[in-house]
RNA sequence: GUCCCUGUGGCGCAGUGGACAGCGCGCUGGACUUCUAAUCCAGAGGUCGAGGGUUCAAUCCCCUCCAGGGAUG
Numbered sequence: 001g002u003c004c005c006u007g008u009g010g011c012g013c014a015g016u017g018g019a020c021a022g023c024g025c026g027c028u029g030g031a032c033u034u035c036u037a038a039u040c041c042a043g044a045g046g047u048c049g050a051g052g053g054u055u056c057a058a059u060c061c062c063c064u065c066c067a068g069g070g071a072u073g
Base pairs, nucleotide, nucleotide: 001072002071003070004069005068006067007066010025011024012023013022018056027043028042029041030040031039049065050064051063052062053061
């Protein structure tokens, strides 16, 4: 240089055209407990890597770029 894969809350992931974008762990508050842990309940936290395009509608499709990983000369 060329080709491929990945990018979604703090972390790990799901969602592949239409719902208020979900799940687990973690975090915060509460219940329980003599206390802690465990368990249960509730809550906060995301401009879906960036910009543009297609569409009535984009996390999802297309283009460019950025970042990470892999293959190859």